[in-house]
RNA sequence: CUCUUAUUAAGAGAGGUGGAGGGAAGUGCCCUAUGAAGCCCGGCAACCGUCACAGUUUGUGAUAUGGUGCCAAUUCACACAAAGUGUAAACUUUGGAAGAUGAGAG
Numbered sequence: 001c002u003c004u005u006a007u008u009a010a011g012a013g014a015g016g017u018g019g020a021g022g023g024a025a026g027u028g029c030c031c032u033a034u035g036a037a038g039c040c041c042g043g044c045a046a047c048c049g050u051c052a053c054a055g056u057u058u059g060u061g062a063u064a065u066g067g068u069g070c071c072a073a074u075u076c077a078c079a080c081a082a083a084g085u086g087u088a089a090a091c092u093u094u095g096g097a098a099g100a101u102g103a104g105a106g
Base pairs, nucleotide, nucleotide: 001106002105003104004103005102006101007100008099013041015040016039017038021031022030023029026078027077028076042071043070044069047067048066049063050062051061052060053059054058075098080095081094082093083092084091085090
């Protein structure tokens, strides 16, 4: 980097450091010197792992001292398609795409 698969409406600091940026990309819309990113500490969470029970395709529960991950806004919204409403603008629902994370494969 590519592929497969699962999830993506919950959760998480009024700390230290640091100094201007950040929210993937496009359009918006936001956050930010009442201090951004990053780093440290702190915290959240059961995807893998581990344990127990039931059962054997697995399911339920526990566990955060193991491996990741995460801690503004639904993955901040929309972008594409279909259906419905509407004169229109637009709105609603569903699906898809893209992204993110885990696990597995190349």
This is a predicted structure of a 106-nucleotide RNA (SAM riboswitch aptamer (S box leader)) from Rummeliibacillus stabekisii. NCBI's taxonomy places the organism under Bacteria, Bacillati, Bacilli, Caryophanaceae, Rummeliibacillus. The model forms 97% of the base pairs in the Rfam consensus.